Bacterial large signal recognition particle RNA from Thermaerobacter marianensis, 264 nucleotides, folded computationally. The model forms 93% of the base pairs in the Rfam consensus. Rfam family: Bacterial large signal recognition particle RNA. From the family's description: The signal recognition particle (SRP) is a universally conserved ribonucleoprotein involved in the co-translational targeting of proteins to membranes. Gene Ontology terms of the family: SRP-dependent cotranslational protein targeting to membrane, signal sequence recognition and signal recognition particle, plasma membrane targeting. Its mean pLDDT, the model's own confidence on a scale to 100, is 75.
RNA sequence: CCGUGCUAGACGGGGAGGUAGCGGUGCCCUGUACCCGCAAGCCGCUAUAGCGGGGUCGAAUGCUCGCCUGAGGUUACUCUUUGUAGGGCCGGCCUAGGUAGUUGGUAUUGAUGGUCAGGUCUUGCGCAACGGGAUCCCGUGAACCCCGCCAGGUCCGGGAGGAAGCAACGGUAAGCGGCCCAUUUCGUGUGCCGCAAGGUUGCCGGGCCGGAGCCUAAAACCUUGGUAUCGCCUGGAAAGGGCCAUCGAGGGCGAGCUGCACGG
Numbered sequence: 001c002c003g004u005g006c007u008a009g010a011c012g013g014g015g016a017g018g019u020a021g022c023g024g025u026g027c028c029c030u031g032u033a034c035c036c037g038c039a040a041g042c043c044g045c046u047a048u049a050g051c052g053g054g055g056u057c058g059a060a061u062g063c064u065c066g067c068c069u070g071a072g073g074u075u076a077c078u079c080u081u082u083g084u085a086g087g088g089c090c091g092g093c094c095u096a097g098g099u100a101g102u103u104g105g106u107a108u109u110g111a112u113g114g115u116c117a118g119g120u121c122u123u124g125c126g127c128a129a130c131g132g133g134a135u136c137c138c139g140u141g142a143a144c145c146c147c148g149c150c151a152g153g154u155c156c157g158g159g160a161g162g163a164a165g166c167a168a169c170g171g172u173a174a175g176c177g178g179c180c181c182a183u184u185u186c187g188u189g190u191g192c193c194g195c196a197a198g199g200u201u202g203c204c205g206g207g208c209c210g211g212a213g214c215c216u217a218a219a220a221c222c223u224u225g226g227u228a229u230c231g232c233c234u235g236g237a238a239a240g241g242g243c244c245a246u247c248g249a250g251g252g253c254g255a256g257c258u259g260c261a262c263g264g
Stems, first nucleotide, its partner, number of pairs: 001264006009057003012030004020046005034054005062257008072247003077242006084235004090231002092227003096223004102218002104215003113209004118204003121198006127191002129188007137178004146171003154163003
């Protein structure tokens, strides 16, 4: 130096969580680096920290150090967005009341106010109007069981003459239709026409007194009450970003360490 056979060792790692602590099962991230059994109010251990059984490689597919890069996770802080709970003693919005006379309007062609009698309002009566009904009037209207008059025809009679009586005609009853008017009756959220009574003072106009203000219409200000839609404040939640710190797989570079036996 080579070959053969063994041994140590290796056959994934990390994060959070859990745990007195360590590892595993489970979740997540990397990544492809054996198999079977056990296992989350758990399974097995004790700082030499999975347990039990089997398999492969085997001194390089082993181990160590340093540097660079770096998936991903976690903590604190901060920003943005979304949605959520609360706060009317924050803004805004709304209601009620008031102040001043800012703007404006009105007023010596007479304000506020006072007084007198009215209207509007309510009730009652009357009247009118409207609507309905009835009467009056007109028309129509009975084959016969309404009236009058009764052709023809019928009946009585020897005759003279008489009798009943249909149709037609005229009239009428019940009924039907019309009806400007006239009469009567019933009704009314029709009208305020007339009269009377009442009236809680609200509104409107008029007469008289009196002599300069009046008006919350708009806006301003004050007070009371309300409103969680919006803005604001407070609390907590989720997502994303930034940054501090921490753990950190994988990758790259560099350096180094490490057996045994036999044979040639």